[in-house]
Context: one part of a larger RNA
C1' cells in the first nucleotide's frame, strides 16, 4: 500500500450552519459519455504459456498456436449510471389549527438566609476542634428584639421529568424571539443527505478596561498536627466568583458511541399530542413524537449493546496504525499575555 478498524484495547472532530465535492425517490421519451457486443487496424521481434521437433538428456534451440488483459476507427444495443425534456408525490418544505417546555435576550418585582450598621434587653463568655490554640469579647461580644444597608443565590415543587445543536438552562411577572411536536392533508414538486476548507457558538479557569463586592475563597498570614507538614483540620484573608463591553477557545466539552435514511420479536414505566370505545370525577385500546428500564434474534474478546443498536445495509465526513521520547522540538498561523492550533525526529524498549 491492498486492507482492517474507531463504547472500554490506538482511533468520532466540543457543537452547529454551510461552500466546493461526493452520494441521491417514482415514471415516460430521447441522446449514447460511462457500460455491453460485432468487425477492422494496431499491440515489432525476442521473452512468457501450450503443443510438436533438433542436439544421447537437460540447459540451449527450431516450428506452430495462444497470450499481449491495451489503444484507435467503425456497425449495433439501451437494462443500469450519466445528460436532456416532460410528468408524479411516498423524501423535503410551505400554509392552517392547537397545546407542552428551567430554549434565548431584555426589563421589572419578591421572600428566606448570610454579613455589616444603628438602637433596645442582657452578662461573661463566644467561637472552633479528635483535642486545642490562633481569633472575637467588660471600649459590653455570643444570644435575643426592632429598624436599616448591600451583594449573591433562588429551599419546597423537583422527577433515570422538561427544553436546547452542543456548551448549557430552574423564584415570580411582562415584552421581544428561536426550535420541536400533534392534527387534518390544502400548496410546492426531489427543492434531498453529507460536508474538505470556511464561518458561528462554545463550561470552568484565565486576560484587558470600567463598575460591584454579602457569602465563599486560589495566593498569603497565623494556630494546630507532625520527625518534618511549603498539606489534610482551625482562625483570618486578596485576586476571583457578580455586572457591562472585548479577548481567549480549552475539558473525563462523555453516551468516552459523527451525521442521515431504511429494515429487524416482545414487555414495562414516564413526558407531550391525537383517534376510538365503555356501566365517564374513572378506565380500556390504538397511534405519532420524546425519555428510561428489561429482553429475543443478531452482534461482541469479554463486559455488554439490543427499534434511542454496539444488529442488517447504503451514503458522506472525521480519525487510528506498538510503548516511551511527546502533544514535546522546530517552523507556521492565531493571541495583549497565558497559551491554543498544526505537529516530527534522533534515541530507546
Nucleotide at each position: 500500500c491492498u486492507g482492517g478498524g474507531c463504547g472500554u484495547a490506538a482511533a468520532g472532530g466540543g457543537a452547529g450552519c454551510g461552500u466546493a465535492g461526493g452520494c441521491g425517490g417514482c415514471u415516460a421519451u430521447g441522446c449514447a459519455a460511462g457500460c455491453c457486443u460485432g468487425a477492422u487496424g494496431u499491440g515489432a521481434a525476442a521473452g512468457c504459456c501450450c503443443g510438436c521437433g533438433g542436439c544421447u538428456c537437460a540447459a540451449c534451440u527450431g516450428c506452430g498456436g495462444g497470450a499481449c488483459u491495451g489503444c484507435a476507427u467503425u456497425g449495433g444495443g439501451a437494462a443500469c449510471u450519466g445528460c436532456a425534456u416532460g410528468g408524479c408525490u411516498a423524501g423535503a418544505g410551505u400554509a392552517u389549527u392547537g397545546g407542552a417546555g428551567g430554549g434565548g435576550c431584555a426589563g421589572g418585582c419578591g421572600g428566606a438566609a448570610u454579613u455589616c450598621c444603628u438602637a433596645g434587653u442582657g452578662u461573661a463568655g463566644c467561637g472552633g476542634u479528635g483535642a486545642a490554640a490562633u481569633g472575637c469579647g467588660u471600649a459590653g461580644a455570643u444570644a435575643u428584639u426592632a429598624g436599616g444597608a448591600g451583594g449573591a443565590a433562588c429551599a419546597c415543587c423537583g422527577g433515570u421529568g422538561g427544553c436546547g445543536a452542543a456548551g448549557g438552562c430552574g423564584g415570580c411577572c411582562u415584552g421581544c424571539u428561536g426550535g420541536a411536536c400533534a392534527a387534518a392533508g390544502a400548496c410546492u414538486g426531489a427543492c434531498g443527505c453529507u460536508g474538505a476548507g470556511g464561518c458561528u457558538c462554545g463550561a470552568a479557569g484565565g486576560c484587558g478596561u470600567g463598575g460591584g463586592g454579602a457569602g465563599c475563597a486560589a495566593a498569603c498570614a497565623g494556630g494546630a498536627u507532625u520527625a518534618g507538614a511549603u498539606a489534610c483540620c482551625c482562625u483570618g484573608g486578596u485576586a476571583g466568583u457578580c455586572c457591562a463591553c472585548g479577548c481567549g477557545g480549552u475539558a473525563a466539552a462523555c453516551g468516552a458511541u459523527g451525521a442521515a435514511u431504511a429494515c429487524u420479536a416482545g414487555g414495562u414505566g414516564u413526558c407531550g399530542g391525537g383517534g376510538c370505545c365503555c356501566a365517564a370525577g374513572g378506565g380500556g385500546u390504538c397511534u405519532c413524537g420524546g425519555u428510561g428500564c428489561c429482553g429475543c434474534a443478531g452482534c461482541a474478546a469479554a463486559c455488554g449493546c439490543a427499534g434511542u443498536a454496539a444488529g442488517u445495509a447504503u451514503u458522506c465526513c472525521g480519525c487510528c496504525u506498538g510503548g516511551g521520547g511527546a502533544g514535546u522540538a522546530c517552523g507556521u498561523u492565531c493571541g495583549c499575555a497565558a497559551g491554543a492550533a498544526u505537529g516530527a525526529a534522533a534515541c530507546u524498549c

This is a predicted structure of a 349-nucleotide part of an RNA (small-subunit ribosomal RNA, central domain) from an uncultured Bacillota bacterium. Its Rfam family is "Bacterial small subunit ribosomal RNA". Its family is annotated with structural constituent of ribosome and ribosome in the Gene Ontology. Model confidence (mean pLDDT): 91 of 100.